[in-house]
RNA sequence: CUUUUAUCCAGAGAAGUGGAGGGAUUGGGCCCUAUGAAGCUUCAGCAACAGGCCGUAAGGCACUGUGCUAAAUCCCGCAAGCCGCAAGCUUGGCAGAUAAACG
Numbered sequence: 001c002u003u004u005u006a007u008c009c010a011g012a013g014a015a016g017u018g019g020a021g022g023g024a025u026u027g028g029g030c031c032c033u034a035u036g037a038a039g040c041u042u043c044a045g046c047a048a049c050a051g052g053c054c055g056u057a058a059g060g061c062a063c064u065g066u067g068c069u070a071a072a073u074c075c076c077g078c079a080a081g082c083c084g085c086a087a088g089c090u091u092g093g094c095a096g097a098u099a100a101a102c103g
Base pairs, nucleotide, nucleotide: 001103003101004100005099006098007097008096013043014042015041016040017039021032022031023030027076028075029074044069045068046067049065050064051063052061053060054059073095078092079091080090081089082088
């Protein structure tokens, strides 16, 4: 990095450093940000995918490997449906994130 499978309306932040951006990408919207963005470090927390442990099982623990800690993956985009139009809603798709497995 490809492919496959599962999940994505729940949950969980402080300090230091840094100094202007950030919310994956592109377009639109909306939002966060000098009351300090991204990044990095430390500590803390959340979750429970895999391993481990306990358990007859249901399930549990949170030791290990990851992951995560504004807003639904922040929302929309493509297709179909509901609706007289619009707005709104539903389902699917595309793209993406994470885990596990294979190559």
Model confidence (mean pLDDT): 86 of 100. SAM riboswitch aptamer (S box leader) from Salinicoccus roseus, 103 nucleotides, folded computationally. Rfam family: SAM riboswitch aptamer (S box leader). From the family's description: The SAM riboswitch is found upstream of a number of genes which code for proteins involved in methionine or cysteine biosynthesis in Gram-positive bacteria. The sequence is in RNAcentral, with records from Rfam.